[in-house]
Context: one part of a larger RNA
Molecule: small-subunit ribosomal RNA, central domain
Organism: uncultured delta proteobacterium
């Protein structure tokens, strides 16, 4: 390497956008590149096959036959792929209308709570544990009223429910903006799917500037615990958690399951549409059909099993990315990025 694989055994790229490159819907003429087929020419002796002969046999040798190319001219076929012309619409996409959303980015509000000051009651305790101490506190805590400060967060509603590619998105308002879901007709007419590089987005830590810092809360301090306790418990407490820009690029970045198209049984919840029937006519309820998400069970069928089942891990086709026996190592060298930390690319000796 092939075969033969990737949910959990080694293996799906964290997600997108998207050159090149691979693949590509219906019918119609034409070319004839691939692609079939007849002819020539050429594929050298030896060697392999096959017959036959020579050495007493064999290995050897010798004679003839066959055979052997993604070759090369030349002549044809045209159904498949390509290519050229014209077409056409079922994929794709565009126009109209309508609807559901924490999609994203900006800017302002509000209200509950912790903490902190100020003043008003008030007085000896309060915190906090399993018990307790460190710790606050007669210089007036702690509770309580009330009146500023400032910061981050947005109970209930709330959901196995929504919305995004993915990471991720939850208080109200308003601005600006990206996607999507149905509906019935118009219109473009394959304009499509994948993507190797590449460009981009991309939790948390973390880094640099400069701001902020209420509340936690890495190190750090003390107090307990203990045989010890660098820990779990507790009183503190600084980075940092916040906000502008700017890097880092990483994860159990997970559905541990790449995109995409298509066919192939059923039941049920649920959200959004849409057409209905029922209805005390209302945005309720209840029922039917249907197109879109998103769940759960269960067939056929797939799996080592465990499960998976129309949102498949089923049957296909087409693209990419990956694994290849445990260490040793996602490590060393080199290179590229990066302010660092490090990231990404990635062996090997040498062991079982």
């Nucleotide at each position: 390497c092939u075969g033969g694989g990737c949910g959990u055994a080694a293996a799906g790229g964290g997600c997108g956008c998207g050159c090149a490159g691979g693949c590509g819907g219906a019918a119609u003429a034409g070319c004839a590149a691939g692609u079939c087929g007849g002819a020539g020419g050429u594929g050298a002796a030896a060697g392999c096959c096959c017959g036959g002969g020579g050495c007493u046999c064999a290995a050897c040798c010798c004679c003839g036959g066959a055979g052997g190319g993604u070759c090369u001219u030349u002549c044809g076929a045209a159904a498949c792929u390509g290519c050229u012309a014209a077409u056409c619409u079922a994929g794709a996409g565009a126009g109209g209308g309508u609807c559901a959303g924490g999609g994203g980015c900006c800017a302002g509000c509000a209200g509950a709570a912790u903490u902190c000051u100020u003043g008003g009651u008030g007085u000896a305790g309060a915190g906090g544990u399993g018990a307790a101490a460190u710790u606050c506190g007669u210089a007036g805590a702690u509770a309580u009223c009330a009146a500023g400060a400032g910061g981050a967060a947005c109970a209930c509603c709330g959901g196995u429910g929504g919305c995004g590619a993915a990471a991720g998105c939850g208080g109200c308002u308003g601005g600006c903006u990206g996607g999507g879901g149905c509906c019935a007709c118009u219109c473009u007419g394959a304009c499509g799917c994948u993507g190797a590089g590449g460009c981009g987005c991309g939790a948390a830590a973390g880094c640099g500037u400069g701001g902020g810092g209420a509340g936690c809360a890495a190190a750090c301090a003390g107090g307990a615990u203990u045989a010890g306790a660098u820990a779990c418990c507790c009183u503190g407490g600084u980075a940092g958690u916040c906000c502008a820009c700017g890097c880092c690029g990483u994860a159990a970045a997970c559905g541990a399951u790449g995109a995409g198209c298509a066919c192939a049984g059923g039941a049920u919840g649920u959200c959004c549409g849409g057409a209905g029937g029922g209805u005390u006519c209302g945005a309720c309820c209840c029922u039917u059909c249907u197109g879109g998400g998103u769940a759960u069970c269960u067939c056929a069928g797939c799996u080592a099993a465990c499960g998976c089942a129309u949102u498949a891990a089923g049957u296909g086709c087409u693209c990419c990315g990956c694994a290849u026996g445990g260490g040793g190592a996602g490590u060393a060298c080199g290179g590229u990025c990066g302010c660092a930390a490090g990231a990404c690319u990635a062996a090997a000796a040498c062991u079982c």